[in-house]
Context: one part of a larger RNA
Molecule: small-subunit ribosomal RNA, central domain
Organism: uncultured bacterium
RNA sequence: UUGGGCGUAAAGAGGGAGCAGGCGGCCGCAAGGGUCUGUGGUGAAAGACCGAAGCUAAACUUCGGUAAGCCAUGGAAACCGGGCGGCUAGAGUGCGGAAGAGGAUCGUGGAAUUCCAUGUGUAGCGGUGAAAUGCGUAGAUAUAUGGAAGAACACCGGUGGCGAAGGCGGCCGUCUGGUCUGGAUUCUGACACUGAAGCACGAAAGCGUGGGGAGCAAAUAGGAUUAGAUACCCUAGUAGUCCACGCCGUAAACGAUGAGAACUAGGUGUUGGGGGAAUAACUCAGUGCCGCAGUUAACGCAAUAAGUUCUCCGCCUGGGGAGUAUGCACGCAAGUGUGAAACUC
Numbered sequence: 001u002u003g004g005g006c007g008u009a010a011a012g013a014g015g016g017a018g019c020a021g022g023c024g025g026c027c028g029c030a031a032g033g034g035u036c037u038g039u040g041g042u043g044a045a046a047g048a049c050c051g052a053a054g055c056u057a058a059a060c061u062u063c064g065g066u067a068a069g070c071c072a073u074g075g076a077a078a079c080c081g082g083g084c085g086g087c088u089a090g091a092g093u094g095c096g097g098a099a100g101a102g103g104a105u106c107g108u109g110g111a112a113u114u115c116c117a118u119g120u121g122u123a124g125c126g127g128u129g130a131a132a133u134g135c136g137u138a139g140a141u142a143u144a145u146g147g148a149a150g151a152a153c154a155c156c157g158g159u160g161g162c163g164a165a166g167g168c169g170g171c172c173g174u175c176u177g178g179u180c181u182g183g184a185u186u187c188u189g190a191c192a193c194u195g196a197a198g199c200a201c202g203a204a205a206g207c208g209u210g211g212g213g214a215g216c217a218a219a220u221a222g223g224a225u226u227a228g229a230u231a232c233c234c235u236a237g238u239a240g241u242c243c244a245c246g247c248c249g250u251a252a253a254c255g256a257u258g259a260g261a262a263c264u265a266g267g268u269g270u271u272g273g274g275g276g277a278a279u280a281a282c283u284c285a286g287u288g289c290c291g292c293a294g295u296u297a298a299c300g301c302a303a304u305a306a307g308u309u310c311u312c313c314g315c316c317u318g319g320g321g322a323g324u325a326u327g328c329a330c331g332c333a334a335g336u337g338u339g340a341a342a343c344u345c
Stems, first nucleotide, its partner, number of pairs: 003317004007299002012313001014201001016199001021194002025087005033080002035076008048066007090191001091188002095182004102176004107171002109153001113149008124135002161168002206247006215241002220236004258312006266290009294301002318345003327338004
């Protein structure tokens, strides 16, 4: 490589849109590029293969036959491809409804924490397994009133919702993306699916510049614990956490399960539509649980498949060495991407 695989054994790229490429619905017409087929040419000999023969057999030798491939020419028309014409079941568009923490931005609200000022008030407070460091007679803790600041939004809240993923949660407004549903529904008429490279998105931490800084809190300091304690516990506390702009590009980025399409028992919750006199039937889209066939090494999965199939992409090929070395690319750096071998079991 082939074969076989990718939920948990190695293996689905973190997620998207999309160029090339691959692949692609129904009907008709003509052509005949692929395809199939007839004939002719070529396909040197030897060798190979098949069938015989000759040396006592074999090796060996001799005889006969055979291949794709290519070229020319004649034919077939189901399928693939190209051309022309048509269709509406895929896809999209319009119209009527609907839900939503989807995104960006501007305002705004209450609770709480801390700090400041003032009043009341007096000896403790705090903290722990127990303590101590710490705070407090320069009046703390507690309590009351007023003020300041920053950050986060209790209850509602829900295997509830939205988003491609990361993710999104007080309230009002502005701008804006997507989705669902209905029709004897408008229009287009295959416009679809996937998608190497490239592009843009991407938690937290981290980095750059400038702000901000209440609480929390790596580092750090002190107090404990302990044989020690560079920890777990306590008291403090700086980066950071927040905002703007620019980088980084990684996560157990997980459903450890790529995207799209079709088909294949039921039962029971729930969200948003349709439906209806109805609390219903029924139906579409989502989200859960249970469960048959089937599948699986088992666990389990089971219309949200890991079942039965098709199309396209990504990836795997014993453990360690190693996600290392090297080269290259990217990055301010941290590092990231790509990614071996010797050796060893």